[in-house]
RNA sequence: CGACACCGUCCGGGAGAGUCCGCGCGCAUCCAGCGCGCGGCGCCGAAGGGGCAACCUCCCCGGAACCUCUCAGGCCAAAGGACCGGACGGGAACA
Numbered sequence: 001c002g003a004c005a006c007c008g009u010c011c012g013g014g015a016g017a018g019u020c021c022g023c024g025c026g027c028a029u030c031c032a033g034c035g036c037g038c039g040g041c042g043c044c045g046a047a048g049g050g051g052c053a054a055c056c057u058c059c060c061c062g063g064a065a066c067c068u069c070u071c072a073g074g075c076c077a078a079a080g081g082a083c084c085g086g087a088c089g090g091g092a093a094c095a
Stems, first nucleotide, its partner, number of pairs: 006090008018041001020040008042075003048071001049069003055063002
């Protein structure tokens, strides 16, 4: 000086599945409705977590999916969101 990997912050994109049922409380109160909590049934797969495994030239170690499970999470919108792109900062090999 400074590529890649990787890390952080910010910005943009970003799927699926219930505006289900019952009870209680609060707001309102004629009802409808809204919010919260508990329970029931059904469902989703892309926070996190678990499992299998191609693969990483072979073995050990290690890593490893958008597959799979659904513990956790979620099922109008909003929020969140794996992952993708960009900016900035860190990091940093060779020459």

A computed fold for a 95-nucleotide RNA from an Actinomycetota bacterium, annotated as Glycine riboswitch aptamer. It was read from a public genome assembly, where an Rfam model found it. The prediction has a mean pLDDT of 78. Lineage of the source: Bacteria > Bacillati > Actinomycetota.